The RNA shown here (transfer RNA) has 72 nucleotides and comes from a Clostridia bacterium. Its Rfam family is "tRNA". Its mean pLDDT, the model's own confidence on a scale to 100, is 82.
[in-house]
RNA sequence: GCUGGUGUAGCGCAGUGGUAGCGCAACUGAUUCGUAAUCAGUAGGCCAUGAGUUCAAAUCUCAUCUCCAGCA
Numbered sequence: 001g002c003u004g005g006u007g008u009a010g011c012g013c014a015g016u017g018g019u020a021g022c023g024c025a026a027c028u029g030a031u032u033c034g035u036a037a038u039c040a041g042u043a044g045g046c047c048a049u050g051a052g053u054u055c056a057a058a059u060c061u062c063a064u065c066u067c068c069a070g071c072a
Stems, first nucleotide, its partner, number of pairs: 001071005007065001010024004018055001026042005048064005
């Protein structure tokens, strides 16, 4: 340099055009003499960045950036 893939909550990951979710972690409450465990709940997202298509985009298209792999 070329090709393919990856980017979504603090961390690990789902989500194939129609309300952004799960687990762990955090916080609050219940339970306990207290802690852990358990149970109930709460908060946390410019979906890497920018543009385009569409009534509607995390999802489709293009460019850029990050990281990974292959080829040279």